[in-house]
Predicted 3D model of a 110-nucleotide RNA (SAM riboswitch aptamer (S box leader)) from Bacillus oleivorans. The sequence is in RNAcentral, with records from Rfam. The coordinates come from a structure-prediction model, not an experiment, and the mean pLDDT is 82. Its Rfam family is "SAM riboswitch aptamer (S box leader)". Rfam's curators write: The SAM riboswitch is found upstream of a number of genes which code for proteins involved in methionine or cysteine biosynthesis in Gram-positive bacteria.

């Protein structure tokens, strides 16, 4: 950096440093000198992966654990972008499903 799969309306902060934007992207809409994002440390949350146990049977399924590998600890992935439907018809607009792209992660190929 591409590709499969699988999740993403729950859940978890505090100190130090540090200085200006930042929440991926574009609109909005928030967060930020009452110091934000971001780095480190410690604490936490989750349970993807390992590990354990059970049932099945060709790889599945349901429990446990939490020391290992990763994650994660502001807003639902903050909201929305494509497409289709619903709200009596038409156009706008608002609002609400369903799909999907885009992105995070995490296992696995190349």
């Nucleotide at each position: 950096u591409u590709c499969u799969u699988a999740u993403c309306c729950a859940g978890a902060g505090a100190g130090a440093c540090g200085u200006a934007g930042g929440g991926a992207c574009u609109g909005g809409c928030c967060c930020g000198a009452a110091g934000a994002u971001g780095u480190c440390u410690c604490a936490g949350c989750a349970a993807c992966c390992a590990c354990c146990c059970u049932a099945a049977a060709g790889u599945u399924a349901g429990g446990g654990c939490a020391a290992g590998g990763u994650g994660c600890u502001a807003a639902u992935u903050c909201c929305a972008g494509u497409a289709g439907g619903c709200a009596a018809a038409a156009u706008g607009c608002u609002g609400c499903c369903u799909a999907g792209a885009a992105g995070a992660u995490a296992a696995g190929a190349g």